[in-house]
Predicted 3D model of a 175-nucleotide RNA (Lysine riboswitch aptamer).
It matches the Rfam family "Lysine riboswitch aptamer". Its family is annotated with lysine biosynthetic process in the Gene Ontology.
The model forms 100% of the base pairs in the Rfam consensus.
It was read from a public genome assembly, where an Rfam model found it.
C1' cells in the first nucleotide's frame, strides 16, 4: 500500500415511491335531499353494525317538479425521497347520547416480521356507487444489484436479497 471487519457521507435502479392541491376534469347521479299528490306500516322507524337504555317522530312504495355534496378516481403542478414505501402483528387514541361487543381502506407508536423495483394474467379482499384504482397471494415477463459457472463476444445461464449494492473518507483491529 492492498484486503477484511467497522462507522460516517454521497449516490444508483425507473411507467421508481409517498404526500399536498379551499386548483381542473369526469364520475358519484338524475342518486341523497326538498316540494306536491296517492297508498302501505304502528310490537313501525331513527340516533355508525348488533344488544340494552334513554330520547325523538316518523318509515316505506308509486307518479310529477326540482336537485346536491363528501369520500374515492384521472391528469397536471409542487414538495419530500430510494425501505422510498406497502403489508402484517401488538398497543394506544378516535367513531356514536350512554354502556357492552364487533368493525374501521380512520390516526399514531413499536417491530433485526415480511416485500429489490415495475408490468401482464388468475384468485381473493372492503362500512367501495363503480373500478385491471388500491391491498394480498400465485404465476409469467422486463429491469437493477451482487455471487457462481461459461464466454473471442460483454454477453448467456443459475441463484440470493435492500440488514443489500456502488463510490469516498475516518478510527480501530487483523495480518
Nucleotide at each position: 500500500a492492498a484486503u477484511a471487519c467497522u462507522g460516517a457521507u454521497a449516490g444508483a435502479g425507473g411507467c421508481g415511491c409517498g404526500g399536498u392541491g379551499c386548483g381542473u376534469c369526469a364520475u358519484c347521479a338524475g342518486u341523497a335531499g326538498g316540494c306536491g299528490g296517492g297508498g302501505u306500516c304502528a310490537a313501525c322507524g331513527c340516533u355508525u353494525g348488533c344488544c340494552g337504555a334513554a330520547g325523538c317522530g316518523g318509515a316505506u312504495c308509486c307518479c310529477g317538479c326540482u336537485g346536491a355534496a363528501a369520500g374515492g378516481g384521472a391528469a397536471c403542478a409542487c414538495c419530500g425521497c430510494c425501505g422510498a414505501g406497502g403489508a402484517c402483528a401488538u398497543u394506544c387514541c378516535g367513531a356514536u347520547u350512554c354502556g357492552g361487543c364487533a368493525u374501521c381502506a380512520g390516526g399514531a407508536a413499536u417491530g433485526a416480521u415480511u416485500c429489490g423495483g415495475c408490468g401482464g394474467a388468475g384468485c381473493g379482499g372492503a362500512u367501495u356507487a363503480a373500478g385491471a384504482g388500491c391491498c394480498g397471494c400465485u404465476u409469467c415477463g422486463c429491469u437493477g444489484u451482487c455471487g457462481c459457472a461459461c464466454u473471442u463476444u460483454u454477453g448467456u445461464g443459475c441463484g440470493g436479497a435492500g440488514g443489500g449494492c456502488u463510490a469516498u473518507c475516518g478510527c480501530g483491529u487483523a495480518a